[in-house]
RNA sequence: AGUCCCAUAGCUCAGCCUGGUUAGAGCACUACACUGAUAAUGUAGGGGUCAGCAGUUCAAAUCUGCUUGGGACUACCA
Numbered sequence: 001a002g003u004c005c006c007a008u009a010g011c012u013c014a015g016c017c018u019g020g021u022u023a024g025a026g027c028a029c030u031a032c033a034c035u036g037a038u039a040a041u042g043u044a045g046g047g048g049u050c051a052g053c054a055g056u057u058c059a060a061a062u063c064u065g066c067u068u069g070g071g072a073c074u075a076c077c078a
Base pairs, nucleotide, nucleotide: 002073003072004071005070006069007068010027011026012025013024020058029045030044031043032042033041051067052066053065054064055063
């Protein structure tokens, strides 16, 4: 060559199997409360092309194909 797995918030990850309510959690970040001050805690908030392109569908993070990047395995040459 070939097969398989992974890509979702700044980080670590759910959700994908079985398409359908506004896309979520922890940590981090911002503001406020609390404190002499910090940490911790509480309240509120910001932050997403769901890797990219195309297809199927009334509807796609979710199904299909291709591409990109990362990882694992098998085989070949010597």
Notes
Transfer RNA from Daejeonella oryzae DSM 19973, 78 nucleotides, folded computationally. NCBI's taxonomy places the organism under Bacteria, Bacteroidota, Sphingobacteriia, Daejeonella, Daejeonella oryzae. Its mean pLDDT, the model's own confidence on a scale to 100, is 83.